[in-house]
Context: one part of a larger RNA
RNA sequence: CCCGCUGGACCAGCAUGACUACACAUGCAAGUCGAGCGGCAGCGCAAGGGAGUUUACUUCUGAGGUGGAUAGCGGCGGACGGGAGAGUAAUGCAUGGGAAUCUGCCCAGUAGUGGGGGACAACAGUUGGAAACGACUGCUAAUACCGCAUACGCCCUACGGGGGAAAGGGCCUCUCCUUGGAAGCUAUCGCGUUAGGAUGAACCCAAGUGGGAUUAGCUAGUUGGUGAGGUAAUGGCUCACCAAGGCGACGAUCCCUAGCUGGUCUGAGAGGAUGAUCAGCCACACUGGGACUGAGACACGGCCCAGACUCCUACGGGAGGCAGCAGUGGGGAAUAUUGCACAAUGGGCGAAAGCCUGAUGCAGCCAUGCCGCGUGUGUGAAGAAGGCCUUCGGGUUGUAAAGCACUUUCAGUUGGGAGGAAAGGUUUAAGUUUAAUACACUUGAGCUGUGACGUUACCAACAGAAGAAGCACCGGCUAACUUCGUGCCAGCAGCCGCGGUAAUACGAGGGGUGCAAGCGUUAAUC
Numbered sequence: 001c002c003c004g005c006u007g008g009a010c011c012a013g014c015a016u017g018a019c020u021a022c023a024c025a026u027g028c029a030a031g032u033c034g035a036g037c038g039g040c041a042g043c044g045c046a047a048g049g050g051a052g053u054u055u056a057c058u059u060c061u062g063a064g065g066u067g068g069a070u071a072g073c074g075g076c077g078g079a080c081g082g083g084a085g086a087g088u089a090a091u092g093c094a095u096g097g098g099a100a101u102c103u104g105c106c107c108a109g110u111a112g113u114g115g116g117g118g119a120c121a122a123c124a125g126u127u128g129g130a131a132a133c134g135a136c137u138g139c140u141a142a143u144a145c146c147g148c149a150u151a152c153g154c155c156c157u158a159c160g161g162g163g164g165a166a167a168g169g170g171c172c173u174c175u176c177c178u179u180g181g182a183a184g185c186u187a188u189c190g191c192g193u194u195a196g197g198a199u200g201a202a203c204c205c206a207a208g209u210g211g212g213a214u215u216a217g218c219u220a221g222u223u224g225g226u227g228a229g230g231u232a233a234u235g236g237c238u239c240a241c242c243a244a245g246g247c248g249a250c251g252a253u254c255c256c257u258a259g260c261u262g263g264u265c266u267g268a269g270a271g272g273a274u275g276a277u278c279a280g281c282c283a284c285a286c287u288g289g290g291a292c293u294g295a296g297a298c299a300c301g302g303c304c305c306a307g308a309c310u311c312c313u314a315c316g317g318g319a320g321g322c323a324g325c326a327g328u329g330g331g332g333a334a335u336a337u338u339g340c341a342c343a344a345u346g347g348g349c350g351a352a353a354g355c356c357u358g359a360u361g362c363a364g365c366c367a368u369g370c371c372g373c374g375u376g377u378g379u380g381a382a383g384a385a386g387g388c389c390u391u392c393g394g395g396u397u398g399u400a401a402a403g404c405a406c407u408u409u410c411a412g413u414u415g416g417g418a419g420g421a422a423a424g425g426u427u428u429a430a431g432u433u434u435a436a437u438a439c440a441c442u443u444g445a446g447c448u449g450u451g452a453c454g455u456u457a458c459c460a461a462c463a464g465a466a467g468a469a470g471c472a473c474c475g476g477c478u479a480a481c482u483u484c485g486u487g488c489c490a491g492c493a494g495c496c497g498c499g500g501u502a503a504u505a506c507g508a509g510g511g512g513u514g515c516a517a518g519c520g521u522u523a524a525u526c
Stems, first nucleotide, its partner, number of pairs: 003520003008373001013370003017365001022329003026326003031076003036073002040068001043067003048061006083284001085282001092209002095206004101201002106197002109194001112191002114148001116146002123138006154163001155161001157160001168189002175182003210256003217247003222244008259281004263274004286307005309320004337363001339362003345359001346357004376406004386397004410467001412462005420453001424448009470515005475496003481510005491498002
């Protein structure tokens, strides 16, 4: 762990729910940014205009003007988080070393952010298709894309020469023209160069890490060199040429089995067994290949090809991948809810508010395990009745019950009630920055304000012993004995063994012993 019998509550205190890489209906599990961009479908607000009149209301319309936001371009993130262990006996893991590397976001420095251009979506028009999805023409923006200028470090040479960057956005104030634009200043968020740090990643070496010799020889890119290519980087990593090496009884090669470790179980230890949960690493994502993008993948919820399977089809063609969370079927001895919430912690995006988050926090189910609690307490001999045994005198069940006197944990009802909340918003004071008493940032104060769990934990009151005990065993090992039934039958059994007419061993009754919301059997390990 399963199974059999039985079963009170609480989790106050928790934890597990894995062993069966089979196929999956349905919903959700990765988005976010309008402070990058053009535009604005839907929902609000609305200057202005029209109509009606009760003259300040109703109704219609209504400029992307505005709060915002569907689709689109663009940025960042979808390489994290989550799952399962198929493969892998070394391209892995664990320990200790090493040199020839890259590293988005982050930290603190360096020197910059100048000047131009052409497109493509959206959109409009035409059009193909059953659909999925397209095709053509035309317009347009950007932190999308491409040149030019400049260049510390970089490369060849070493005077000299060559190649190589960028992007702006919103806030505030002032000036100008004028009623929303232009230029400038300032701080802030970015962009780009370069040298460091941090973090992460890639690579190399050593000895270690299962079984089999009823596997003894294995190997041609094989071992090494020169040169070239390739990579972020070393290297037969790849290629051309040359040499003929390299591994192996200290077990090569081959076969079987297996994710590895911190750990876990057991044991006085040495060891043995094991690798569920939690944590680190690896490998996988329907099966088998492949690359693209990117700082990072050869990418679970991305792309392409092939295969098996399922579904849609107008037969021309298309769509899909739960070993994410729930859930279904199948298989199995066997393992749960198509739950609540982003309140907390953490992550992604964002200047922020915030949005997303089946991570996570919680709740539900299961005695699956550990731990704690209760099922009353005291008194009570007429040693009641009944049961069982009996030598018929009695013994035992047994203070057990009844009776009397108490208590109310837990469950029940009612009421109160922390903590998990830090943040965020707004007002204000001081400081920093600045031309600035704007803005922004930091710190403090006042006010406000966020809880899924939750009928929370906890506390108080109320009523009444009221609602709560089973399972296995009793021949020896091994704690615990008698009667009846049966008669080598029925049966028991872990081993020895028991049963053929007086069975403490089978079945039942009484009594007893051991554990106890559990008890016992089976299986497994020490």